[in-house]
RNA sequence: CAUCAAGAGGGGUGGAGGGACUGGCCCGUAGAAACCCCGGCAACCCCCCGGAGCUAACGCGAAGGGGUAGGUGCCAAUUCCAACAGGUAGAGAGCCUGGGAGAUG
Numbered sequence: 001c002a003u004c005a006a007g008a009g010g011g012g013u014g015g016a017g018g019g020a021c022u023g024g025c026c027c028g029u030a031g032a033a034a035c036c037c038c039g040g041c042a043a044c045c046c047c048c049c050g051g052a053g054c055u056a057a058c059g060c061g062a063a064g065g066g067g068u069a070g071g072u073g074c075c076a077a078u079u080c081c082a083a084c085a086g087g088u089a090g091a092g093a094g095c096c097u098g099g100g101a102g103a104u105g
Stems, first nucleotide, its partner, number of pairs: 001105004009038005017027003022082003039075003044071002046067004053060002079101001084098005
């Protein structure tokens, strides 16, 4: 700096935790975390096409389109929801916007 409303799970080992933190609410002995194997999703990096535009030229190269061999990442729930500020509504629940925190590249 960009993205976070979409998408994608089986097996083995293991044996009580897990969803970051706090509060909720969930998942878990019909087997949590972790590790391993296989599979998949996606398209950040990457590869190909493309050429706005820049340049005296060489050359550089935005948008857009395609690919998935390789490097990451990911495969319950919107980042599970909220948390702070504002708005809306108001009996309450709720809804919207922004910020913060976090995750990935």
The RNA shown here (SAM riboswitch aptamer (S box leader)) has 105 nucleotides and comes from a soil metagenome. The model forms 97% of the base pairs in the Rfam consensus. It matches the Rfam family "SAM riboswitch aptamer (S box leader)". From the family's description: The SAM riboswitch is found upstream of a number of genes which code for proteins involved in methionine or cysteine biosynthesis in Gram-positive bacteria.